[in-house]
Context: one part of a larger RNA
């Protein structure tokens, strides 16, 4: 000198764009953050219309009430499907194939999506809802009975599918890979719909996307850590997995790693990048993006294409809450917000209008993702606090050799201007696609008013740009270093003047 997610002191007009718990991965009141589909299904409810039964009133063919059936529209607790594994947060752990980069899988999976081929036949038994009867303070739950499905189950059929066998061809990268023919055995489906568009269901092959695994290289400090290791290293067999593998197990062998730093200890999420520097390098890893890990602490599996699952389940623990003392409930490192810690870090806001996501045929619903607004000079950038004229160099302050000098064209005063500001009027783009704009009556445009409402901070001994007076008298104090102060202090304090930067200026901390 530059930089900062900064803080502190003094000061503070406006706008744009960013950015904001770095500390206690501390504890959390309250609200919201993941639902959706009635075009999968049976019920329940509301409304309307039609038919019809009963009752009442009577103007004897109408009104009212009530029940049944049918149709239509709407709502939805439950069964079922898809989603909830995304999106959002945090950085605790992790020195590791975690990450980065480059390869490999002849050892793998992939819902929804796309392409192709084939096929969807016949049956069955339940169960929630509901009804009835119970238990419990509650959370919730038991028994009996009824019922539906794109829920569940059995059978049929079936290919290039799966398992095994035979024959034969091609190829390679060691195990092997792949094609054809044939035999045996095995394996599938679901319907809905304005009825015809279409949406779904099944098998197989291929694609796309997303993932899993393996390997080479790279990735902090300590040797005042030198030896470490029994599933340890390898083999055989088995189990397990989507898949290779001590991944697990039985048996067998005795190996494996290490000064090219094993093991141990400390520290740490990694990267694209960021800061600095001419570069080489050094330091860092906030925001944004990719990957990883975690979700009160520890452990476990279930469901599923996908989890060992932040707003799922079970067990244990700590903590908090409810209780009728028998028993229950909870998990903000989601968005706001509270307490605490701290030098220190925001609103319990608006909207789904846009972008994106989930569900749905769609209308649409949900979305604290997101888009916006609010707060903070926290940062960067831009603008303003007026412009021109104006000497009798006014008053006043300060200094003075008492002549004057200086603040100083500075002010007053005159003439202007209208950025920002205040008032009034108009008023978007963002919307595609008919409707539809939170932001927002915002940006922007026009008119009006009036210099009015808008300047401070640090420094002035040398380094280092800027000097005098008074006060103080080794006191009070200053100070980054050298050093100032003990009676003439340009170094302390105040004033005048000056220098620097400017809505900021200084200080502190950290990095280069």
């Nucleotide at each position: 000198g530059g930089a900062c997610g900064a803080a502190c002191g003094c000061u503070g007009g406006c706008g744009g764009c960013g950015u904001g718990c770095c500390u206690c991965a501390c504890a959390c009141a309250u609200g919201c953050a993941a639902g959706u589909c009635g075009a999968a299904c049976g019920g329940g409810g509301a409304u309307a219309u039609a038919u019809u039964g009963a009752a009442a009133g009577c103007u004897u063919g109408c009104u009212u009430u009530u029940g049944a059936u049918a149709u239509a529209u709407c709502c939805u607790a439950g069964u079922g499907g898809c989603g909830a594994a995304c999106g959002g947060g945090u950085g605790a752990g992790u020195a590791a194939c975690a990450c980065g980069u480059g390869a490999g899988c002849a050892a793998c999976c992939u819902g929804c999506c796309c392409g192709a081929c084939a096929a969807a036949c016949c049956g069955g038994g339940a169960u929630a809802a509901c009804a009835g009867c119970g238990g419990g303070a509650a959370a919730c739950u038991g028994c009996u009975g009824c019922u539906a499905a794109u829920a569940c189950c059995g059978g049929a059929u079936a290919c290039a599918c799966c398992a095994g066998g035979u024959a034969u061809g091609g190829c390679g990268c060691a195990u092997g890979c792949u094609g054809u023919a044939u035999c045996u055995g095995g394996g599938a489906a679901a319907g809905g719909g304005u009825u015809u568009a279409c949406c779904g269901a099944u098998g197989u092959c291929g694609g796309a996307u997303g993932g899993g695994c393996u390997c080479g290289c790279g990735u902090c400090c300590c040797a005042u850590u030198a030896g470490c290791u029994a599933g340890u290293u390898g083999g055989u067999g088995a189990g397990g997995u989507a898949a290779c593998g001590g991944c697990u197990c039985a048996c067998c062998a005795a190996g494996g790693c290490g000064a090219c730093g094993a093991u141990g200890g400390g520290u740490a999420g990694c990267u694209g990048g960021u800061c600095u520097g001419a570069g080489a390098g050094g330091a860092c890893g906030a925001u944004c993006a990719g990957c990883c890990a975690c979700a009160c602490u520890g452990g476990a599996a279930c469901u599923g294409a996908g989890a060992c699952a932040c707003g799922g389940u079970c067990c244990a623990g700590a903590c908090u809450c409810c209780u009728a003392c028998g028993g229950g409930a909870g998990g903000c490192a989601g968005c706001a917000g509270u307490g605490g810690g701290g030098a220190a870090u925001c609103u319990u806001g608006c909207a789904c209008a846009a972008u994106g996501g989930g569900c749905g045929a769609a209308a649409g619903c949900c979305u604290g993702a997101u888009g916006c607004a609010g707060c903070g000079a926290c940062g960067c950038c831009g603008c303003g606090u007026g412009g021109a004229g104006g000497a009798u160099g006014a008053a006043g302050g300060c200094c003075u050799u008492c002549g004057g000098g200086u603040c100083g064209u500075a002010a007053a005063c005159u003439c202007c201007u209208g950025u920002c500001u205040g008032g009034g009027g108009g008023g978007a783009u963002g919307a595609a696609c008919a409707c539809u704009g939170a932001c927002a009556g915002u940006a922007c445009c026009c008119c009006c008013g009036g210099a009015g409402g808008a300047a401070g901070c640090c420094c002035c001994g040398g380094c280092u740009a800027a000097c005098u007076a008074c006060g103080u008298g080794c006191c009070a104090g200053c100070a980054g270093c050298c050093g100032c102060g003990g009676u003439a202090a340009u170094a302390c304090g105040u004033a005048g003047g000056g220098g620097g930067c400017g809505a900021g200026c200084g200080u502190u901390g950290u990095c280069c």
Molecule: small-subunit ribosomal RNA, 5' domain
Organism: Bacillota bacterium